[in-house]
Predicted 3D model of a 95-nucleotide RNA (c-di-GMP-I riboswitch aptamer) from a Chloroflexota bacterium. Of the family's consensus pairs, 100% are formed in the model. Rfam family: c-di-GMP-I riboswitch aptamer. Rfam's curators write: GEMM was predicted in a large-scale screen for bacterial structured RNA regulatory elements.

RNA sequence: AUACCGAAAAGGCAAACCCAUCGUGAGGUGGGGGCGCAAAGUCAUGGACCUGUCAUUCUGAUGCGUACGGGAUGGCAGGCCGCCAGACCGCCGAA
Numbered sequence: 001a002u003a004c005c006g007a008a009a010a011g012g013c014a015a016a017c018c019c020a021u022c023g024u025g026a027g028g029u030g031g032g033g034g035c036g037c038a039a040a041g042u043c044a045u046g047g048a049c050c051u052g053u054c055a056u057u058c059u060g061a062u063g064c065g066u067a068c069g070g071g072a073u074g075g076c077a078g079g080c081c082g083c084c085a086g087a088c089c090g091c092c093g094a095a
Stems, first nucleotide, its partner, number of pairs: 005093002012037002017032006035082001041088003045085003049079012
């Protein structure tokens, strides 16, 4: 110096919720607030999840049809890094 690891120390971030604001929405931003986090720093690269829209299909009542509601699958567009993985950068240094 690097890697693994995470005692201590110095700090850092900020869940739910509330207020304001942006967005059709998932959600984002700012303030308050702390559940927690050794990457809870950054990146949407792979998956998972979520939203919108289109198509196909199933279903509700009523035997048919239309409209409406609910579900599934797929395409497209978005969200999410505090879901997992990956990439990049990074404070400290006991065992």